[in-house]
The part of an RNA shown here (large-subunit ribosomal RNA, domain II) has 682 nucleotides and comes from an uncultured Bacteroidia bacterium. The sequence was found in a public genome assembly. It matches the Rfam family "Bacterial large subunit ribosomal RNA". Gene Ontology terms of the family: structural constituent of ribosome and ribosome.

Context: one part of a larger RNA
């Protein structure tokens, strides 16, 4: 895993509540029992109780009213809609209560020391080798003693090292040779040792040279039996079809935050209405965008003007003068504010009319789910004007929405699938192949493969299209070459030196000229030098600035390869215009079927859908009645065909070989993929 068969809202309560169907009805209803009848059962009696018809008050009590209350005041509960009884059906409640599922807790119930801990009896092991204590002898030595040497000797939780016992380190073994082991290496190895056999200690208890270790592969409380179907706000699972409708991820409150009440959102029935929602008009209340501030409140740049302060001078003191310092009021220019407003929208609310719209509103009763939400735009707080961040607000989807389109891609763009057509027309988006339609037209751009899908800026730059506005320019521009570029003069000053060219000063003057700066850079110690402007010539027709604006460029950095599929350069890229034709489950158009207006064959509308709620139906098993089938073959198993929208029904053949079923009703052990579901099979 796969088949098969078993596997989940049951049943009870003389309990609530509400619908349905039935009875009688200001009543209704009988329980136990008791007689009758043929079992089941069914008929009669049986008014005890029970609900209802009157409340109200703690209560006497009073009574359509009562209670407070000093009230005849107010206010509270009433009164002015009929019930009971049974059958069925939804739902609560109590019960194990829809199933399976803990760790765990208790027990005046037991069972375990054959493992192990520890302890008692009683028994047994402990090769071999090395060290050499106390004692004693003997020597030497002392006044005697100590004390030293040599023998002996034969201690010891000494040493080295098997069996025995432990388990240090490695590697192997990890579905093992083993639910703890093999090699390798290593600790003890006469002792606090090890080890047989027997015997004791028991679950909040033992027993522990102590690790919460051990107590029989189980120990922060053993096993086994009961209570026990413990309890689980978790998780998992929960069976057949068709059809209407269709949520919620929110407010408040919770030892409350993944639960739960109450609201709000769905659904079914009822009551009564025309409230309900859009647009149009009018009429309104508002303090948001914006704007504004010499209108307040704050906060603000620069100037002007000026009290007051600060400094300095001055005076015996008071004056006073000066300030390149601070600076209120005022002016004039610029601007800021969720918690500033002199102003002030658009939207959105409110209320009246008219018009259009309908599974639109209201309220009464049953039933629920939902109370983890998410992306997108928008307006806003938090955050970095970050997050596919987080929190509220409108609006939409996705949830719970299928189809096209964005290569894939919940929610972005198009659109909402009742069914069937080898029909048409269209929406996003698209026509060069994959891939349906244009190698369409016309006029630009780009030259970067930029773009043709999915990120870029500040800045930079004779890329290169198209404007505006200006200068010089056949009296020869602007680019190059050919020549000049002088003189007073080394201007004055300064300095060691300053000659155009370190610095400083200035009627930066004049003259000679076609032009030529008291000098644009470079050079020199200083001069020399080279060069520019500036000026003729040569040439010969355009040449420079500013700006705006269109597609490029460089900036340009990520992890395998490249994210175009090919391939495409007057394009299959961009930009502006047109015409065609592609394209969905959308619209048409042909059939069909169903829901609702509505009582219908017409009509008109509608038929995405999770949680959910409501109808209608199939199928199995057994009962009652009732009517048929079967050895001339029944249930089953197999194939074939045929009916229904579907659960599924019917029927031919084969297999079987003894039963089964048809209409109406009733009962339920009443339908399986899922539960790491149970059991059997492969």
């Nucleotide at each position: 895993g796969c088949c098969u068969a078993c596997g989940a809202g049951u049943u009870a309560g003389u309990c609530g509540u509400c619908c349905c169907u039935a009875g009688c009805g200001a009543g209704g209803c009988u329980a136990a029992g008791c007689g009758c009848c043929u079992a089941a059962g069914g008929c009669g009696c049986g008014g005890a109780u029970c609900c209802g018809a009157a409340g109200c008050g703690a209560a006497a009590g009073c009574g359509a009213g009562u209670c407070u209350g000093a009230a005849c005041a107010g206010g509270g509960c009433g009164u002015u809609g009929a019930g009971u009884u049974a059958g069925g059906g939804g739902u609560g409640c109590u019960a194990g209560a829809c199933g399976c599922g803990a760790a765990a807790c208790c027990u005046u119930a037991g069972u375990g020391a054959u493992c192990u801990a520890c302890c008692c009896a009683u028994g047994g092991u402990c090769a071999g080798g090395g060290u050499g204590a106390a004692g004693u002898c003997c020597c030497g030595g002392u006044a005697a003693c100590a004390c030293g040497g040599g023998a002996u000797g034969g201690a010891g939780g000494c040493c080295c090292g098997a069996a025995c016992u432990a388990g240090u380190u490695g590697a192997c073994g990890u579905u093992g040779a083993a639910a703890a082991g093999u090699c390798u290496u290593u600790g003890g190895a006469u002792g606090a040792a090890c080890u047989g056999u027997g015997g004791g200690u028991a679950g909040g208890a033992g027993u522990g040279a102590a690790a919460g270790g051990c107590c029989a592969a189980u120990c922060a409380a053993a096993c086994u039996g009961g209570g026990a179907a413990a309890u689980a706000g978790c998780u998992c699972g929960u069976a057949c079809u068709c059809c209407c409708c269709g949520a919620a991820a929110u407010g408040c409150a919770u030892u409350u935050a993944g639960g739960u009440g109450c609201a709000g959102c769905c659904u079914u029935g009822g009551u009564a209405c025309u409230a309900g929602u859009g647009u149009c008009g009018c009429a309104g209340a508002g303090g948001u965008a914006g704007a504004g501030c010499u209108a307040c409140u704050g906060a603000u740049a620069g100037g002007g003007u000026u009290a007051g302060g600060g400094g300095a001078c001055u005076u015996c003191a008071u004056c006073g003068u000066c300030u390149a310092c601070c600076g209120c009021c005022c002016c004039c220019u610029g601007a800021c504010a969720a918690a500033c407003u002199c102003c002030g929208a658009a939207u959105g609310c409110u209320g009246c009319g008219a018009c259009a719209u309908g599974g639109u509103g209201a309220c009464c009763a049953g039933g629920a789910g939902u109370g983890a939400g998410g992306g997108c735009a928008u307006g806003g707080g938090u955050g970095c004007u970050a997050a596919g961040g987080u929190c509220c607000a409108u609006g939409u989807c996705c949830g719970a929405g299928a189809g096209g389109g964005a290569a894939a891609u919940a929610a972005c763009c198009c659109g909402g699938a009742c069914c069937u057509c080898c029909g048409g027309c269209u929406a996003a988006g698209g026509u060069c192949c994959c891939c349906a339609a244009a190698u369409a037209u016309a006029c630009g751009c780009u030259a970067a493969g930029u773009u043709g899908a999915c990120c870029a800026a500040a800045c930079g730059a004779a890329g290169u299209g198209c404007g505006a506005c200006u200068g010089c320019c056949u009296a020869g521009a602007c680019a190059g070459c050919u020549a000049g570029g002088a003189u007073g003069u080394u201007g004055g000053c300064u300095u060691g030196g300053a000659a155009g060219c370190a610095g400083c000063c200035a009627u930066u003057c004049a003259u000679u000229u076609a032009a030529a700066g008291a000098g644009u850079g470079c050079g020199u110690a200083a001069c020399a030098g080279c060069u520019c402007a500036c000026u003729a010539g040569u040439c010969g027709a355009g040449c420079g600035g500013u700006u705006g604006u269109g597609c490029g460029u460089g900036g340009a950095u990520g992890a395998u390869a490249c994210a175009c599929g090919g391939g495409c350069a007057u394009a299959a890229g961009c930009g502006u215009a047109u015409u065609a034709c592609c394209g969905a489950a959308g619209c048409c158009g042909a059939g069909g079927a169903a829901u609702u207006g509505a009582a219908a064959u017409u009509c008109a509308a509608u038929u995405g859908g999770u949680a959910g709620g409501g109808g209608a139906g199939c199928a199995u098993u057994c009962c009652a009645u009732u009517c048929g089938c079967g050895u001339c073959g029944a249930a089953u198993c197999g194939u074939c065909g045929u009916g229904g929208u579907g659960a599924u029904g019917c029927g031919g053949c084969g297999u079987g070989g003894a039963g089964c079923g048809u209409a109406u009703g009733g009962a339920a052990a009443a339908g399986c993929a899922a539960a790491u579901g149970u059991a059997g099979g492969c």
The prediction has a mean pLDDT of 83.